[in-house]
């Protein structure tokens, strides 16, 4: 230098002029509304997606099953989560590092197309070996029976390598190596790792297929909701109850309980205005304790630090900063390259709160550190 | 702002994880006829894009891109 791999920091500053908005004040004008002046503020790290998860608000019952739905390896944090911290094992990478939807296949039930004899207690296509026939002469054809090493299709075919052993073969036997079952011994909160045995000898894959097991889940959502105003047209149809109960109480369904004399559908018509909710929190920020670390306690400090409602936060001009490209000049090297000034053009990324908080995902300019790895000089 | 739903040849659809993706309409050639239409026959042409599970993925599951929700889906 060059590839890569994990962080962390910023997301333009300043001035002029004109403009817009929230709060506090003052000051005029004024049938309370409006104008002007001063001061203090006004877009994010993702405000984005809307996947999660809560706070909050309603629901009289929110209660008990059913069904649905979420998670899934250990410990641990958190207000909780499907987040996040450290680890274990599995995958990928030479590595740094990433990365798993990571229980159960011995509760059952399904699936595996094409190929292939045969896809689960599923098999004989080539083949190999005894006996028999019949032809040749040692070879071929057929039947019988044995057989699953060897070949062949397959994504995958009842462990793998080697001796033995057999008519010819198989864990048939034996050594070593994987796996399964149980039994002991260190280490770890555990998950698991590390070591010795002993026994059948080997009971295939798949669950982001149905399922089983283990622990969680009450629904709507700030257009939730609370208040206030202001108007109108029911000469309308249908269909069900009225204490033996229509309806209705906020995911379907059941029960139970509580509420009721009127609902429930069509069709028509009227308002669609105004206040609040609306920003002081699981808040930020320094510092010290515990802690590998997320993160947890303790002191101080800051918050008239956005609050719009057809939707404010803006426009313009000038200098700078920052980057990328060119010309030139110095400065350190052996060289490769590295730095610093001046100078001319150019850009300046994604991309706008609308209840508020934690979080993944997802789009993107610039500086910066730590690690790994390859090459070249000394 | 919220909260639901969909994506398959040019078009309109069908498809329950099985390896030539169907089927109308369009468009192309051919036959047929004195032409042209109808008819018959044969092509042509797709799975929103990337990861993941699995042997296999248009199907399952996650994440993007794009479109809709109609006496306004909620005011």
């Nucleotide at each position: 230098a060059g590839a890569g791999u994990a962080g962390c920091c910023u997301g333009a500053a300043c001035g002029a002029u004109c403009g817009c908005u929230g709060g506090a004040u003052c000051a005029a004008u004024u049938u309370u509304a409006u104008u002007g002046g001063u001061c203090c503020g006004g877009a994010g790290g993702a405000a984005a997606g809307u996947c999660c998860g809560a706070a909050c608000a309603c629901c009289g019952u929110a209660g008990g099953g059913c069904a649905g739905g979420g998670u899934g390896c250990u410990c641990c944090a958190u207000a909780a989560c499907g987040u996040g911290g450290a680890g274990u094992c599995g995958u990928g990478g030479c590595a740094a590092c990433a990365u798993g939807a990571a229980g159960g296949a011995a509760a059952g039930u399904g699936c595996a197309a094409c190929a292939g004899a045969a896809a689960g207690u599923a098999u004989a296509c080539c083949g190999c070996c005894a006996u028999g026939u019949a032809a040749a002469g040692u070879u071929u054809a057929c039947a019988u029976g044995g057989u699953a090493a060897g070949g062949g299709u397959g994504a995958a075919a009842u462990g793998g390598u080697g001796c033995g052993g057999u008519a010819a073969g198989a864990g048939c036997g034996c050594a070593c190596c994987a796996g399964u079952u149980c039994c002991c011994c260190g280490g770890g909160u555990g998950a698991c790792c590390g070591g010795g045995g002993a026994a059948g000898c080997u009971c295939g894959g798949u669950a982001a297929a149905c399922c089983c097991c283990a622990c969680c889940c009450g629904g709507u959502g700030c257009a939730a909701g609370a208040c206030c105003a202001a108007a109108u047209a029911g000469a309308g149809g249908a269909g069900c109850g009225a204490u033996u109960g229509a309806g209705g109480a906020u995911u379907g369904c059941c029960c139970g309980u509580c509420c009721a004399a009127g609902c429930u559908c069509c069709c028509g018509g009227g308002u669609a205005g105004g206040u609040c909710g609306c920003a002081a929190g699981a808040g930020g920020u320094g510092c010290c304790u515990g802690g590998c670390a997320a993160c947890u306690g303790g002191c101080g400090c800051c918050c008239u630090u956005a609050g719009a409602u057809g939707a404010a936060u803006g426009a313009u001009c000038g200098u700078u900063a920052u980057c990328c490209g060119g010309u030139c000049c110095g400065g350190g090297g052996u060289a490769a390259c590295c730095u610093g000034a001046a100078u001319c053009g150019g850009a300046c990324a994604c991309a706008g709160a609308a209840u508020u908080c934690g979080g993944c995902u997802u789009a993107u300019g610039g500086g910066u550190u730590g690690c790994u790895c390859u090459g070249a000089c000394c | 702002g919220g909260u639901c739903c969909c994506a398959u040849c040019g078009u309109c659809u069908a498809g329950c994880g099985g390896u030539u993706a169907g089927g109308a309409c369009g468009c192309c050639g051919g036959c047929c006829u004195c032409u042209c239409a109808c008819g018959c026959c044969g092509g042509u042409a797709a799975c929103c894009g990337g990861g993941g599970u699995u042997c296999g993925a248009u199907u399952c599951c996650c994440c993007g891109u794009g479109g809709g929700a109609u006496c306004a889906c909620c005011a």
This is a predicted complex of two RNAs, RNase P RNA and transfer RNA, with 453 nucleotides together. Rfam match: Bacterial RNase P class A. Its mean pLDDT, the model's own confidence on a scale to 100, is 78.